[in-house]
Molecule: c-di-GMP-I riboswitch aptamer
Organism: Oscillibacter sp. PC13
């Protein structure tokens, strides 16, 4: 230095839930609080899974169904970066 591994230490992130004259059709996101957990729970929507369905299409019409260009990285794979060191 690189790879594997994750005992220890310094730290890091932040689930559910709550708040907001917040954004959004919704999923969800942002900020504040809060910790379930996480060795990448740092970043990326390239592949898959999943969520939503405004507009559009179907329906005489509605209900309802289909549908991502929306979302999701704390679902999996993949790519990029990274602290420390009993080993």
């Nucleotide at each position: 230095u690189u790879a594997c591994u994750g005992a220890a230490a310094c730290g890091g992130c932040a689930a559910a839930c709550c708040g907001u004259a917040g954004g959004g059709a919704a999923a969800c996101c942002a900020c504040g609080g809060g910790a379930c957990g996480c060795a990448a729970a740092g970043c990326u929507a390239g592949g898959g899974a999943g969520c939503u369905a405004a507009a559009g299409c179907g329906c005489a019409a509605a209900a309802c169904g289909c549908c991502a260009u929306g979302c999701c990285a704390g679902c999996c794979c993949a790519g990029c970066u990274g602290c420390c060191a009993c080993g």